[in-house]
Molecule: transfer RNA
Organism: Oleiagrimonas sp.
RNA sequence: GCUCCCUUCGUCUAGUGGUUAGGACAUCGCCCUCUCAAGGCGGUAACACGAGUUCGAGUCUCGUAGGGAGCGCCA
Numbered sequence: 001g002c003u004c005c006c007u008u009c010g011u012c013u014a015g016u017g018g019u020u021a022g023g024a025c026a027u028c029g030c031c032c033u034c035u036c037a038a039g040g041c042g043g044u045a046a047c048a049c050g051a052g053u054u055c056g057a058g059u060c061u062c063g064u065a066g067g068g069a070g071c072g073c074c075a
Base pairs, nucleotide, nucleotide: 001071002070003069004068005067006066007065010025011024012023013022018055027043028042029041030040031039048064049063050062051061052060
């Protein structure tokens, strides 16, 4: 330098172009308990960034950034 893949709550992860972006763990509150743990109920919290296509984009296209894999060049 070229090609390909990945980036979604704090972490891991799901998501046919159309619902309020879902789940697990974590965290917070309440219940339970003499107390704690366990258990039950509920809450907070996310689409890397910028543009484009579209009535509508987490999803499609382009670019940027970060990470990974393969190939190539120089030494």